[in-house]
Context: one part of a larger RNA
RNA sequence: GGCAAACGGUGGAUGCCUAGGCAGGCGUUAGCGAAGAAGGGCGUGACAAGCUGCGAAAAGCCACGUUAAGGUGCAAAUGACCGUAAAGACGUGGAUACCCGAAUGGGGCAACCCGGAGUCUGUGAAGACUUCAUCCCGAAAGGGAGGCGAACCCGGGGAAGUGAAACAUCUCAGUACCCGGAGGAAAAGAAAGCGAAGCGAUAGCGUAAGUAGUGGUGAGCGAAAGCGCUUUAGGGCCAAAACACAUUUGUGUCAAGCAUACGGGCGUUGCAAAUGUGUGGUAGUGGGAAUAAGAUAGGCGAACCGUAAGAUAGCCAAUCUGGGACCGAUGUAUAGACGAAUUGGAUGGGAAGCCAAGCCGAAGAAGGUGAAAGCCCUGUAGACGAAAUGCAUAGCGACCGGAUUUUUAUAUCCCAAGUAGCACUCAACACGAGAAAUUGAGUGUGAAUCAGGGGGGACCACCCUCCAAGCCUAAACAUAACGCAUGACCGAUAGUGAAGAGUACCGUGAGGGAAAGGUGAAAAGCACCCCGGGAGGGGAGUGAAAGAGAACCUGAAACCGAUUGCCUACAAGACGAGGGAGCGAAAGUGACCUUGUGCCUUUUGAUUAAUGUGCCUACGAAUUAUCGUAUAUAGCGAGGUUAAGCCGGGCGAGGCGAAGCCGAAGGGAAACCGAGUCUGAACAGGGCGAUCAACAGUUAUAUGCGAUAGACCCGAAACCAGGUGAGCUACCCAUGUCCAGGGAGAAGGUGGGGUAAGACCCAUUGGAAGACCGAACCAGUUUGCAGUAAAAAGCAAUUGGAUGAGAUGUGGGUAGGAGUGAAAAGCUAACCGAACCUGGUGAUAGCUGGAACUCCCCGAAACGUAUUUAGGUACGGCCUCGUUGGAAAAAAUUGCCGGGGGUAGAGCACUGAAUGGGCAAGGGGGGCAACCUCCGAGUUCAAUCAAACUCCGAAUACCGGUAAUGGAUCAACGGGAGACAGCCUGCGGGGGAUAAGCUCCGUAGACGAAAGGGAAACAACCCAGACCGACAGCUAAGGACCUAAAGAGACGGCUAAGUGUAAAAGGAAGUGAAGAGUCGAAGACAGCUGGGAGGUUGGCUUAGAAGCAGCCAUCCUUAAAAGAGUGCGUAACAGCUCACCAGUUGAGACCCUUUGCGCCGAAGAUACAGGGGGCUCAAGCCGUCCUCCGAAGCUACGGAAUUGAGAGAUUGGUAGGGGAGCAAUGUGUGACAGGGAGAAGCGGCGACGCGAGGAGCCGUGGACGAGACACAAGAGCGGAUGUAGGCAUGAGUAACGAGAAGAUGGUGAGAAUCCAUCUCCCCUAAAGCCCAAGGGUACCUGGGGAAGGUUCGUCCGCCCAGGGUAAGCCGGUCCUAAGGUAAACCUGAAAAGGGUAGCCGAUGGGAAACAGGUUAACAAUCCUGUGCCAGAUGAUGGGGAAUGACAAGCGGGGACGCAGGAGGAGAACCUCCGCGAGCGAGUGGCAAACUCGUCCAAGCAGCGAGCUAAUGAGAGGUGUAGUGAAGCACGCACCUUGAGGGGAGCUGUGAAGGGGAGCUAUCCGAAAGGAUAGCAACGGAGGGGGAAUCACACUGCCAAGAAAAGCCGCGUGUUGUAUUGAUCCAUCGACUGACCGUUCCGAAAACCGACACAGGUGGGCCAGUUGAGAAGACUAAGGGGAGC
Repeated sequence: GGCAAACGGUGGAUGCCUAGGCAGGCGUUAGCGAAGAAGGGCGUGACAAGCUGCGAAAAGCCACGUUAAGGUGCAAAUGACCGUAAAGACGUGGAUACCCGAAUGGGGCAACCCGGAGUCUGUGAAGACUUCAUCCCGAAAGGGAGGCGAACCCGGGGAAGUGAAACAUCUCAGUACCCGGAGGAAAAGAAAGCGAAGCGAUAGCGUAAGUAGUGGUGAGCGAAAGCGCUUUAGGGCCAAAACACAUUUGUGUCAAGCAUACGGGCGUUGCAAAUGUGUGGUAGUGGGAAUAAGAUAGGCGAACCGUAAGAUAGCCAAUCUGGGACCGAUGUAUAGACGAAUUGGAUGGGAAGCCAAGCCGAAGAAGGUGAAAGCCCUGUAGACGAAAUGCAUAGCGACCGGAUUUUUAUAUCCCAAGUAGCACUCAACACGAGAAAUUGAGUGUGAAUCAGGGGGGACCACCCUCCAAGCCUAAACAUAACGCAUGACCGAUAGUGAAGAGUACCGUGAGGGAAAGGUGAAAAGCACCCCGGGAGGGGAGUGAAAGAGAACCUGAAACCGAUUGCCUACAAGACGAGGGAGCGAAAGUGACCUUGUGCCUUUUGAUUAAUGUGCCUACGAAUUAUCGUAUAUAGCGAGGUUAAGCCGGGCGAGGCGAAGCCGAAGGGAAACCGAGUCUGAACAGGGCGAUCAACAGUUAUAUGCGAUAGACCCGAAACCAGGUGAGCUACCCAUGUCCAGGGAGAAGGUGGGGUAAGACCCAUUGGAAGACCGAACCAGUUUGCAGUAAAAAGCAAUUGGAUGAGAUGUGGGUAGGAGUGAAAAGCUAACCGAACCUGGUGAUAGCUGGAACUCCCCGAAACGUAUUUAGGUACGGCCUCGUUGGAAAAAAUUGCCGGGGGUAGAGCACUGAAUGGGCAAGGGGGGCAACCUCCGAGUUCAAUCAAACUCCGAAUACCGGUAAUGGAUCAACGGGAGACAGCCUGCGGGGGAUAAGCUCCGUAGACGAAAGGGAAACAACCCAGACCGACAGCUAAGGACCUAAAGAGACGGCUAAGUGUAAAAGGAAGUGAAGAGUCGAAGACAGCUGGGAGGUUGGCUUAGAAGCAGCCAUCCUUAAAAGAGUGCGUAACAGCUCACCAGUUGAGACCCUUUGCGCCGAAGAUACAGGGGGCUCAAGCCGUCCUCCGAAGCUACGGAAUUGAGAGAUUGGUAGGGGAGCAAUGUGUGACAGGGAGAAGCGGCGACGCGAGGAGCCGUGGACGAGACACAAGAGCGGAUGUAGGCAUGAGUAACGAGAAGAUGGUGAGAAUCCAUCUCCCCUAAAGCCCAAGGGUACCUGGGGAAGGUUCGUCCGCCCAGGGUAAGCCGGUCCUAAGGUAAACCUGAAAAGGGUAGCCGAUGGGAAACAGGUUAACAAUCCUGUGCCAGAUGAUGGGGAAUGACAAGCGGGGACGCAGGAGGAGAACCUCCGCGAGCGAGUGGCAAACUCGUCCAAGCAGCGAGCUAAUGAGAGGUGUAGUGAAGCACGCACCUUGAGGGGAGCUGUGAAGGGGAGCUAUCCGAAAGGAUAGCAACGGAGGGGGAAUCACACUGCCAAGAAAAGCCGCGUGUUGUAUUGAUCCAUCGACUGACCGUUCCGAAAACCGACACAGGUGGGCCAGUUGAGAAGACUAAGGGGAGC
């Protein structure tokens, strides 16, 4: 280390439970709000953080009712209280009800700030109460609106993803979304309707009907009438005509009169018109008015009419009718209340279970009670109840309305006008412009009045029908909340997101958004003891149980331990399987041998080095609705069946309900006809039907498949709508701030020179610039580091700019197809070629991935055709299931017979190609010519080639017939598929290179989807097709020396190369075999010995060339033989050889051809080309023979299933089809069996079953719950880079985030880390000090140590508790800028946008305080001292006539740039002298040196530099077109006068005070230390002089540099006061000054960066030495030593 067993830890599955959800049903209600809502903020308790309640009257107050003995909420304990004198609880009504919010007096950063008016109170500051928004209506008084709320409803606007396999009309869809508005419902609605029958408002349901239609006639969209129902009201009211009155206007007339300068007017009267009121009147068998004529007639009684009576307006009465307050009644809602019946025994912790005996029931629904209860409790059936408030019903009926004539006649009048219609353009209608009616809208045009008008799907006629251009109208239909009951709904990863959460947390924001249940019957929650600092544990005790101890029911798995047994350190492994020694009592373990490359997916093919999975547990994907179709089953059957709805004891069961649908008849385009019909001239023929064989449908349920819906699940990038963002960043606006130091020296000026004058030159002055160097600051060049960082952009060094187009703060503006952009498609809150959030949305995805239990039967395809098609799809082929046919039959195979063909082959007769020869027309070149030479059609002879040549021509294949074999293998129809990526091998071919593990076809096989044996291993090759079992037998391919089963088998050859056990051209006296030829005892072949000569150095050439550079020739002689020379060699010779000859030796030698097996050719990267050992008359190769081994093949035995009547046969299998089952959850039978003497769950074993599974037993557990038969479905997980949780691995590994510590002592259980001391080190324009923002208690004190702190911890910015922030003069509060908002006003479908006055809005303007002291913690705030401002006021004195206050207005003022240089004065700081101290070295003393100190404000008074000013400060006067309502003000002009203005600072005072280096004394304290008292120098001189101050003062320059208020003045209006002294001036006194902020951090551990993060963050002060310097270096004060 492995396996096993038993035991633990961790963890929180499982089971059981439910406090919470979900769903539809019924009922009720359907709003709340200026009488201040919804929703919040803040408070409120004895103690009080959260929730709940409530509101300063604050877990509550009052009254009434119902209850009630106890009570002070969740929620304990303590304390204190209340209550029969009725607390508490419940209900009804009332009171109170802070602040915000429509928010409404004004403002505002919601929960805050600031007012006005009136009344009252107070001496006063002030207080109490009331009231004050805007818009609409209204004369006013007064009334109304606004905002919120889940859906439903009506209206105004109105997408896109998508579908159409693309896309534009179309679709999605008038959907989502935005906006306006209303109600409890809304809308619609009483026909200018429907459509051919007649019906008779609307709405909804069923049907009609997926019909008629519409439609790139695509995808799709899709009625209506009618019929059956629900509910009912075919319900109501006005305009108009006519009339009256009133007003106005026009026109004409005209008597008197009035008035007038004229014109003319007033007045009278007629007519007409308009408006208002009243009467009248309301219809489509047209109605009404008026007139005429009749009929009718309660009283009074206008106009018109009529005039004889009258008379319908109005009033009264009567009749009918509608609405309806009050009242009581009844019912009901909001509290309640009555309500039957059980005891005993045993078990047990406990009885309700069991046993026994009873009882009630109009109650046996349910819940609770220590377990399972009709009779214990709450309840249930039934019956009962309300002071108060609401609702309903009927009654009564005050009161308010309405109706109360009718007939006939009459062309007298009226009957809804910018309307209908029409044109153009749109929209709605199912209907997309279409033949397009109908309805609506915009623009234009533009009727009629009953003898009229609209409609009936263009239009016209006839006919029918209705009466527009006005209005109202219940119910039936939609929906949220609440209440009630219900559930084959969930049960803590489920069910709402939520078992209390819109919380924690994330985000600037819109917005997003969790996790988390269980002790026990009862806390009886462990007294006491022990260990320990604690945490925790051990005893004891409680309890039925503590292995129920609060991290608490059960308590699985991963994972982590420890105990025991066996095994394991020479061994090779997908971890198993088969055999099996050994050990062990057993369970178990297991050496050794054999065999064996995970799973899933995707693929022709996966161990693949192709995908996915760390492990475990839980969750996780074919559903539901409607329709269609097929099958099965059931009912009825020439018929079947209901839908909505109604009845019903409940949402039942059941019944009713044929409206409708399907079928029973077809044919035709249709009219139409009909067992026929259509075509047609047809009685023809033909088509489709009917008849018969073989003749049934329909409804329901289940299953398969399809259609429409998200449609099996997960997954885009995108598109669109509405919102949220400029706190990052881009640009812009307003207002502020910042830029050490140094160098250089433009223009201009001045002086000089120079010139006629200039120009120009020199010196000096001067101080310009998108100028220079260089810090802060800004940027980010290069390199390095970093790169699971210190940091989601940094660090180090280096670098660029640094008075400018500069940097930066604060407040604002601009935004999503938009902004902004010195432009990079940059930036717009850490990813921008179109932000973010939410919604449409479950977009779509011909794409990828995933898709879960078992067994049985069959079993593919990777092909054809088509395709914007090629990885998709459709049809066909191939698979499956069913039905039917089929024994006189069909497939298939074989034999025979009969066929057609043009391939292989062959051939050259055709078409072409093509070689040689002969003949040869013709032609080219040469030549004087003869002639030579070349090309050559054609022809002939010979030999050839062809996929697109054929005079020929098979084998196979195919078709037909026939015979045999054969046994469902076949065909048709119907349901369901899958598949249309194929691969290799052999053969026949095309392409390629007669390359490819290449590609494309044909054909066969295999793989695919096939295991087994062989080929070492090896989808495809060879053999062979696995139903299961076993330690049986025979074989195939292939094998038989060992590995390793079987022959070191037999015979005959070959090979020597380890050939075998890779390879070619080519090469070779390898070797075997066969054959042909030559030489040889007249001596071959080879060796050895000798010869190898002469002419001659052949000739030429050459410097030479002598056999041997080269050229030519290559003869002759001697000989046995010897080349005018085979090779070496020399300068040339020479020399050595060879050929050739002889001798010697003595028997075979040589050459060629064919062939078997070998050899060389043969170089690669780890050793590897027999699988290895190894093998040589083989264990190689060739031939012959026998035996054996060898598979899941075959046989034999046993068993299972399928199929078949049986005999028998069959049973590999992916996609896929078909069949049969198992298990989980729930329901019914069922108030079931069983269960505290122990259910479910969990752990172990496990009979039985082919299997999915599964009794039973043991343990745990402590309350439920199996089995059977049916039914219903959230119904089975290993995979989806799945979701959630837990736990591993990496790994005790990386890291512990810039940097200096050391020691001693203390505290403590414990100290590297805390405290103290000493030493050391770091920071110095900071790492010091002070503000602003932001944060929000982090501040101080005491206590604590679980967690946080990258270690530790006694410590902390942590936890707990307590404490702490004091203002007239610091800031806000006042004023205005950009901008915002916004009366008025303008624009716009709506929402809304713009915008003047005004208001808001600092980053700017603007009254006033300093020094010291004090606390643990505050201080310009408290205290001490000394001051100042504003307001109001009193007293005293003075002056002496007009004047105050308020509101608006006017004028002045406030009031402004940048750069430069010079000056004044002075702070910090430095030096010297003096003075006061300390120290002065072991101790006492002295001196020097050294060190420290030597100080002080505001205010008040005086003085006062430079600057400004005689180019006139400051005054006075006069005038005045201006500002204006006005002015004595201002401005301007003129005149007069003549020295001030402003001001830092200095001096004095403040200060007889404070402070003060240090010293002394006393007291307190354990110490550290603290407190009190006393003493004490407190002066000169010099240097230095900052961007601060005088002061934007001066100079220069061009870019020409806020506003308003406070303040001063004027005096219009209002209202006061005053000679009894106002106002004003001076002095003195007393008073008021509210409200909010105030701690602490603040270059950082407290802000922004997820962190106690090397980053970022505006302003001010900023010492010393050196130095130009704020550089750099080193140091004070002060801070720190960086949490291993």